[in-house]
RNA sequence: UUCUUAUCCAGAGUGACGGAGGGAUCAGGCCCGAUGAAGUCCGGCAACCUUCAAGCAAUAGCUUGAAAAGGUGCUAAAUCCUGCAGGUGUAACAACCUGACAGAUAAGAU
Numbered sequence: 001u002u003c004u005u006a007u008c009c010a011g012a013g014u015g016a017c018g019g020a021g022g023g024a025u026c027a028g029g030c031c032c033g034a035u036g037a038a039g040u041c042c043g044g045c046a047a048c049c050u051u052c053a054a055g056c057a058a059u060a061g062c063u064u065g066a067a068a069a070g071g072u073g074c075u076a077a078a079u080c081c082u083g084c085a086g087g088u089g090u091a092a093c094a095a096c097c098u099g100a101c102a103g104a105u106a107a108g109a110u
Base pairs, nucleotide, nucleotide: 002109003108004107005106006105007104008103013042015041016040017039021032022031023030026083027082028081029080043075044074045073048071049070050067051066052065053064054063055062056061079102084099085098086097087096088095
């Protein structure tokens, strides 16, 4: 870099430094921000990898529960919403549902 699988409406600070931007990209919208953005540190959340117990299974493994030392991740709003396709709906909009595309994270492969 690419591929596969799983997850993405839950959860997490009245801290320190910092000093103007930020919400992935493009477009449209809507928001956050000097009552302090990004970033760094600390704290925290979660439980993918991990460990333990019970049950099932011939094995591979699966399910449930518990733990949190380590490897990641995350810590406004659903991945902030829409964009493509199909459907419900409307006089037409609006609104809603499903899927795809794109993206993020983990584990594995390459």